A computed fold for a 76-nucleotide RNA from a Burkholderiales bacterium, annotated as transfer RNA. Taxonomically the source falls in Burkholderiales (Bacteria, Pseudomonadati, Pseudomonadota, Betaproteobacteria). It matches the Rfam family "tRNA". Rfam links the family to the GO term triplet codon-amino acid adaptor activity. Its mean pLDDT, the model's own confidence on a scale to 100, is 81.
[in-house]
RNA sequence: GGCGAGUUAGCUCAGGCGGUAGAGCGCGGUCCUCAUGAGGCCGAGGUCGGGGGUUCGAGCCCCUCACUCGCCACCA
Numbered sequence: 001g002g003c004g005a006g007u008u009a010g011c012u013c014a015g016g017c018g019g020u021a022g023a024g025c026g027c028g029g030u031c032c033u034c035a036u037g038a039g040g041c042c043g044a045g046g047u048c049g050g051g052g053g054u055u056c057g058a059g060c061c062c063c064u065c066a067c068u069c070g071c072c073a074c075c076a
């Protein structure tokens, strides 16, 4: 330098061909218990990596930039 995959909640990850974002774990409250844990119920938490574009509407489509991983190539 080229190609491919990835970037979404604190963590690990989902999100058919565009219709307004979820799960598990974790965290907070509560019930249960002598108490802790486990278990039940409820809840908070997201400018979807940055910017721009298309569209009535973008996590999803297009352009660009950044970062992570892998493969290939080049170099003296």
Base pairs, nucleotide, nucleotide: 001072002071003070004069005068006067007066010025011024012023013022019056027043028042029041030040031039049065050064051063052062053061